The RNA shown here (TPP riboswitch aptamer (THI element)) has 99 nucleotides and comes from Microbulbifer thermotolerans.
RNA sequence: CUCUACUUGUCGGAGUGCCUGCGGGCUGAGAUCGCUGUCGCGAGAUCCGUUGAACCUGAUCGGGGUAACCCCCGCGUAGGGAACAAGGUCUGAAGUCGU
Numbered sequence: 001c002u003c004u005a006c007u008u009g010u011c012g013g014a015g016u017g018c019c020u021g022c023g024g025g026c027u028g029a030g031a032u033c034g035c036u037g038u039c040g041c042g043a044g045a046u047c048c049g050u051u052g053a054a055c056c057u058g059a060u061c062g063g064g065g066u067a068a069c070c071c072c073c074g075c076g077u078a079g080g081g082a083a084c085a086a087g088g089u090c091u092g093a094a095g096u097c098g099u
Stems, first nucleotide, its partner, number of pairs: 001095002003092001006087005011049004017026003032043004055080003061074004
C1' cells in the first nucleotide's frame, strides 16, 4: 500500500432429519407452514455467498455412540458449490514493496 473483520443496499445459494405410546422426545443456526394423488412447488425463519465445511457428491462409506438418526469423529490440504456496489475501520489467519 492492497485485501479483509464490520455496516447498508440489492441479488443469489442451501438444508428441512431421527424416534414416538401421537402427549411429545433427541441434535442443531435452522428439522416450520401451505399446496399437490404422486413426483414436487411456494412462503417464512435460519445459515452461507470464492479468505467459499452454508450445502452437495463420495455414501447402501469407515470407526465410536444412541431408543433412533450426519448424534460425534474420520473421509477433507478430495471433487463441486452462490456477489456486486458504497461506506468503513485497524478486526486480522492474508498478499506485495521497502527498511
The organism belongs to Microbulbifer, within Bacteria. It was read from a public genome assembly, where an Rfam model found it. Its mean pLDDT, the model's own confidence on a scale to 100, is 76. Of the family's consensus pairs, 92% are formed in the model. Rfam family: TPP riboswitch aptamer (THI element). Its family is annotated with thiamine pyrophosphate binding in the Gene Ontology.